RNA sequence: GGGUUUGAUUAUGGCUCAGAAUGAACGCUGGCGGCGUGCCUAACACAUGCAAGUCGAGCGCGAAAGCGACUUCGGUCGUUAGUAGAGCGGCGAACGGGUGAGUAACACGUGGAUAACCUGCCUGGAAGUGGGGAAUAACUCAGGGAAACUUGAGCUAAUACCGCAUGCGCCCACCGCCGUGCGAACGGAGUGAGCAAAGGUGGCCUCUUCAUGAAAGCUGCCGCUUUCAGAGGGAUCCGCGGCUGAUUAGCUAGUUGGUGAGGUAACGGCUCACCAAGGCGACGAUCAGUAGCCGGCCUGAGAGGGUGAUCGGCCACACUGGAACUGAGACACGGUCCAGACUCCUACGGGAGGCAGCAGUGGGGAAUAUUGCGCAAUGGGGGAAACCCUGACGCAGCGACGCCGCGUGUAUGAAGAAGGCUUUCGGGUCGUAAAGUACUGUCAAGAGGGAAGAAACUGUUAGGGAUAAUACGCCCUUUCACUGACGGUACCUCUAGAGGAAGCACCGGCUAACUCCGUGCCAGCAGCCGCGGUAAUACGGAGGGUGCAAGCGUUAAUCGGAAUUACUGGGCGUAAAGCGUGCGUAGGCGGCGCAUCAAGUCAGACGUGAAAGCCCUCGGCUCAACCGAGGAAUUGCGUUUGAAACUGGUGCACUCGAGGCCGGGAGAGGGUAGCGGAAUUCCCAGUGUAGCGGGGAAAUGGGUGAAUAUUGGGGAGGAACACCAGUGGCCAAAGGCGGCUACCUGGACCAGGUUCUGAACCUGAGGCGCGAAAACGUGAGGGAGCAAACAGGAUUAGAUACCCUGGUAGUCCACGCCGUAAACGAUGGGUACUAGAUGCUGCGGGUAUUGACCCCUGCGGUGCCUUAGCUAACGCGUUAAGUGCCCCGCCUGGGGAGUACGGUCGCAAGGCUGAAACUCAAAGGAAUUGACGGGGGCCCGCACAAGCGGUGGAGCAUGUGGUUUAAUUCGAUGCAACGCGAAGAACCUUACCUGGGCUUGAACUGUGGGGGACCGCCAUAGAAAUAUGGUCUUCUCUUCGGAGACCGCCACAGAGGUGCUGCAUGGCUGUCGUCAGCUCGUGUCGUGAGAUGUUGGGUUAAGUCCCGCAACGAGCGCAACCCCUGUCCUUAGUUGCCAUCAGGUAAUGCUGGGAACUCGAAGGAGACUGCCUCGGAAAUCGAGGAGGAAGGUGGGGAUGACGUCAAGUCCUCAUGGCCUUUAUGUCCAGGGCUACACACGUGCUACAAUGGGCGGUACAAAGGGUUGCGAAAGCGCGAGCUCGAGCCAAUCCCAAAAAACCGUCCUCAGUUCGGAUUGGAGUCUGCAACUCGACUCCAUGAAGUUGGAAUCGCUAGUAAUCCCAGAUCAGCAUGCUGGGGUGAAUACGUUCCCGGGCCUUGUACACACCGCCCGUCACAUCACGAAAGUCGGCUGUACCGGAAGUCGGUGGGCUAACCCGCAAGGGAGGCAACUGCCCAUGGUAUGGUCAGUGAUUGGGGUGAAGUCGUAACAAGGUAACC
Repeated sequence: GGGUUUGAUUAUGGCUCAGAAUGAACGCUGGCGGCGUGCCUAACACAUGCAAGUCGAGCGCGAAAGCGACUUCGGUCGUUAGUAGAGCGGCGAACGGGUGAGUAACACGUGGAUAACCUGCCUGGAAGUGGGGAAUAACUCAGGGAAACUUGAGCUAAUACCGCAUGCGCCCACCGCCGUGCGAACGGAGUGAGCAAAGGUGGCCUCUUCAUGAAAGCUGCCGCUUUCAGAGGGAUCCGCGGCUGAUUAGCUAGUUGGUGAGGUAACGGCUCACCAAGGCGACGAUCAGUAGCCGGCCUGAGAGGGUGAUCGGCCACACUGGAACUGAGACACGGUCCAGACUCCUACGGGAGGCAGCAGUGGGGAAUAUUGCGCAAUGGGGGAAACCCUGACGCAGCGACGCCGCGUGUAUGAAGAAGGCUUUCGGGUCGUAAAGUACUGUCAAGAGGGAAGAAACUGUUAGGGAUAAUACGCCCUUUCACUGACGGUACCUCUAGAGGAAGCACCGGCUAACUCCGUGCCAGCAGCCGCGGUAAUACGGAGGGUGCAAGCGUUAAUCGGAAUUACUGGGCGUAAAGCGUGCGUAGGCGGCGCAUCAAGUCAGACGUGAAAGCCCUCGGCUCAACCGAGGAAUUGCGUUUGAAACUGGUGCACUCGAGGCCGGGAGAGGGUAGCGGAAUUCCCAGUGUAGCGGGGAAAUGGGUGAAUAUUGGGGAGGAACACCAGUGGCCAAAGGCGGCUACCUGGACCAGGUUCUGAACCUGAGGCGCGAAAACGUGAGGGAGCAAACAGGAUUAGAUACCCUGGUAGUCCACGCCGUAAACGAUGGGUACUAGAUGCUGCGGGUAUUGACCCCUGCGGUGCCUUAGCUAACGCGUUAAGUGCCCCGCCUGGGGAGUACGGUCGCAAGGCUGAAACUCAAAGGAAUUGACGGGGGCCCGCACAAGCGGUGGAGCAUGUGGUUUAAUUCGAUGCAACGCGAAGAACCUUACCUGGGCUUGAACUGUGGGGGACCGCCAUAGAAAUAUGGUCUUCUCUUCGGAGACCGCCACAGAGGUGCUGCAUGGCUGUCGUCAGCUCGUGUCGUGAGAUGUUGGGUUAAGUCCCGCAACGAGCGCAACCCCUGUCCUUAGUUGCCAUCAGGUAAUGCUGGGAACUCGAAGGAGACUGCCUCGGAAAUCGAGGAGGAAGGUGGGGAUGACGUCAAGUCCUCAUGGCCUUUAUGUCCAGGGCUACACACGUGCUACAAUGGGCGGUACAAAGGGUUGCGAAAGCGCGAGCUCGAGCCAAUCCCAAAAAACCGUCCUCAGUUCGGAUUGGAGUCUGCAACUCGACUCCAUGAAGUUGGAAUCGCUAGUAAUCCCAGAUCAGCAUGCUGGGGUGAAUACGUUCCCGGGCCUUGUACACACCGCCCGUCACAUCACGAAAGUCGGCUGUACCGGAAGUCGGUGGGCUAACCCGCAAGGGAGGCAACUGCCCAUGGUAUGGUCAGUGAUUGGGGUGAAGUCGUAACAAGGUAACC
């Protein structure tokens, strides 16, 4: 920086990703080289080999094989050889190498101290190295033992051991002397006592002696002794620094100190005796857990965080535990002793061992190498040296484990090959990629050459110095010779030839990279968000692409991003977070002036801060990695010299902070006692009578034993204090405080002062108080009202609730206890600063006034509004959430959980403190837009109301559900399906069922082959489709080759599908709704989503218009424009009309004629609140009026904004995908869609007298008509039939309009109502009316007497009622669509029901209330707690026991050196043995603590669709919550 909470936004907040890096591992893959690196686990166990020896110039011994000679054949001699070898002795083995178990410690780091110390080898200085003695290994002999090993006797040497001498010096002593020092002490001089030694090996003969040459001696070298210094190494002490836990708070008897002694290299309780009673700890003792520490390494901008492999420094350890010995150095990795465990050998008696050295083995594990070469180099040990030893080291081997480098070719090459993939079928892509052509030669392969690393030591040549010396040896210079594990390696040259050398991951977003197929919530993917339920760029494969590349991915762990522990650099009103509140301890912080100190602070210098590493520069390997040199850095610590502003210390002052004194008024401040009236309840008596009470409605309850009621009378008792009373007041804070009076008592506030003290302040971890309500304990307390529990009555599906009637604890008092609340301003305390306006309250001042107000002003408190500023926003805003300072408390994702365990407080209830496992990717804040509310306001609609007529009851028609069926084809399903698709199912339709057929097919296109017409007619079989046979006929054009058209034939492309998916779609449609809304541009406001505009005041049918306004405009809707209708005018009159004129008829515009009227059809006019009055601020507008045919959109129609319902339709049509292809296609016959216990919707006809029957008589509009309408006339009771005039229509026909009106009959009944049903007889259409048509006539004459709950339509030419026509159609209409006739009633009004619009409010909803969501129960699973117990680890205390060993004691047994002694012997000293203290493993008893396990049990988490309810979110239906 990104992703992820939301419909969207912002902030909070967690999770997650991109980076770097690793001693890594795993998967796939793998050409070469260089440099590094490689048991992180079992400090598990180890076979085998090697890893520490060396010195003959310290010492004494001393072979053998072999060879040679001799031999008596037994052997001997020489040589091997003073060799090998062991032994005594010296030095080394305490280094080097390994590991990290232990250790929280002076272990480490850093800086100091040692005036409290040691130091072999090495360097420098000084002085010595004289003279004696006694042993002992080896060896020899003899034993024991399986072995390991060991015993006795005897011989022998030393640079082994022991005395003596000497003493430069060292050391000790001196109540001593001098110097230095504050002092402890150090240095110097003096006197006295004590204390050494070892020799080995070269050379020479100048001096002495013997005399080829030796000895003494001289001269070298290596040693030895004493000592002083140095260097290096070690030891001890101290300051500071670096882990976690307080759910570890007290620890400590050698403990703390002193005196004395012992011990040590040395200080010291290090140890002991005695004395004192101390020491450590909240600045974290003790305990527990974890851990080697550091230089460094990784990361990071840094500060930090993590880490402590390789390299380097220190420490610790060496099978586990203990112990000492030797030594300069060890309490000793490859030494010793003891104990334990384990392994091995054994003759069973006893022994041996210690890879955390290098290799290697087993085991563990995800995992880590060769039983290699060499001492050539570097380093180490020994030696005089040669040299020997060295698994240190140098090299090689194995591993892509890491870093670095190189290669797998280069150029050209379009027919854009083949092939793959894909496609819209044109193409695109792999792709210049390949092939082809021309080149190159790194690496690998083969051949040849071939290093540096080697310089020393030593020997040798030559020269010089020292010496008596030409010698030896040493030193300096010099010549030559010798030495390479790696390795015939690096490197160089040549040969051949593109020949031998590319993979891995990813491609939904983050994040670079896209298509096809398969699969179908399956298989699977996934770091987070999330993909997959038939069109998956997310799974699997493929093609293509992207990234990195001999590697690439994954996993693990670290830092970063994470400002997500915030020192740098965060927060706490509402997101997590201010303790309920005060007093106050430690601590932190602190006004003003002067002086001083120099701890903090700052500056300079010096020391240190190892090397390596990082960084810079230069250099060496061809480059790089890697390596070398120099520099810088090492931010730290210490010493020292300065500075003095600030902090701090000290001293002296000051007064403004703080506090005191004097004077006032205010107040529900606290405590105790007393008093008061109103009301409730109860009791008594009176009045009075049947009801009261309660509620939504009731009931339980009380009442004739007299209730309730009474402005009533009297009394009892308890609790609370009406009005005043006020977003008023008060108190130390908070909790809290309210009748009146008295007493006791605390604090705040104000004013003034020549007043007093003089920083005594603020905060406050622990601590100590106070602390609502409820609860608990005690009381021979109190108890009116209210009221948990409880009882009853209701409500309800239930109602352990809400409501009602009762009612006990409690509420009250006293004394205790509890210690918590949404204890809230969800806002810790203090102090200072920073604009104002306006209230209330307490105390003042000023002016003025008689006085009180008003006005101005100061201080304290308490509210509200706002500036700057702050804030995520809401909001806060001198009472800060602004700006600073000081102190305290608290937070770090949600859940688990304020739970468990532990501790502590409490009588209990419970409080305080307070986790983890596990689980989720969110949880939460503020604000926005919607939606919703059994929230509010305003408004509208046949929404209600007011009316009229219906439906629901009957019969029938029709549609649907259901049922039935072989099939009852399919779709439509709340409003918005149900007389719907269907404007018309007998066949057809038809999609369904049964049966019979066909398979390039019933219809379509093309290709190839074939054919002669095709079509039609007839016969036979059949239910038909169809099949067979017969008959009829002989296409068009022609360049005569053929072509076209056609066809019961064949083959192939392909057809066909009312099969599926309306949730893949187009188109069309319904609905909200003809509701008044839905948006945009620019501007402005807001961090933003968004807002504004569109809200507001009016008004309208209307977002219609007006006014106002940070908005100004605009668009789609509204309205208007369009059609019909209502009035008039103009034009033109046929098929329409006929007033006037004329003719004619029985009659008729019938005829001439007319153009006036009606009318039809073209164009105009008209209506706009235009005019008047009133209302209203005005304006829109409203009310009324005039005129007018019509008046306020005149009436009706068409017209349907943005969108909603995954609404409807794949069966109108079109269409993606899927399915089917002798069938889901197609043809035919018959059947079905018409079924029928039932239920619903929509209708028709009725139930009658506003009617029915009969007779007479009048008035329409709009339509249709040549396969048609069909007149007149005739026939039939009638449906209809016969005939066919007229009409392609303002001409003719359908056509009769009906209700109405007039007259008459019926007279309230199942009827002269009603017509179902049924019987009979017919008509018409049609191939055909059986299933299954309509109509007619005769007969029959069912239910039904106005319809329960409920429900529908309608506001005027409307409802109601009456007919007419049309589409579909052969026929079939109660349906549908249209037309006219007659023609009402009512609307007070908007409380309520339904739907809708606007504003506002709440919200935990956004799939949007058909939402969300809680708890029990049941099931599965996971982790955790409790639990009778049980089993282990660690550890405390007490006691037992006590190996080896040091120290101490004894030392009767043993005893070479020294002393005494002639000797014997004795002494000193020592040893064995025994013993005391200490003490490891071990044992007993009893505690603590941690972990495992445990029948059963407790809650918790998780889980597509279980059960019960409905708690919360809206007034969530009883406001919610603590």

A computed fold for a 1522-nucleotide RNA from an uncultured prokaryote, annotated as small-subunit ribosomal RNA. The RNAcentral record of the sequence draws on ENA.